[in-house]
Source information:
The RNA shown here (transfer RNA) has 72 nucleotides and comes from Gloeothece verrucosa PCC 7822. The coordinates come from a structure-prediction model, not an experiment, and the mean pLDDT is 84. Lineage of the source: Bacteria > Bacillati > Oscillatoriophycideae > Aphanothecaceae > Gloeothece verrucosa. It matches the Rfam family "tRNA". Rfam classes the family as a transfer RNA.
RNA sequence: AAAACUGUAGCUCAACGGAAGAGUAUGGGAUUGCGAAUCCCAAGGUUGAAGGUUCGAUUCCUUCCAGUUUUC
Numbered sequence: 001a002a003a004a005c006u007g008u009a010g011c012u013c014a015a016c017g018g019a020a021g022a023g024u025a026u027g028g029g030a031u032u033g034c035g036a037a038u039c040c041c042a043a044g045g046u047u048g049a050a051g052g053u054u055c056g057a058u059u060c061c062u063u064c065c066a067g068u069u070u071u072c
Stems, first nucleotide, its partner, number of pairs: 001071007010024004018055001026042005048064005
């Protein structure tokens, strides 16, 4: 200098353009003599940023930012 990929809940990851979910962690409850384990419930998200297309964008397009990898 060039190219590719990734960016979503505290963490690890899903999600045919119709509006975001799981595991784990956290809080509460049940259970137990007390814990652990197990079960139930809850909370937790400007989907990296800014624009564009669209009736509608996590998804498609552009630019930028951060990270990883490859080439020179």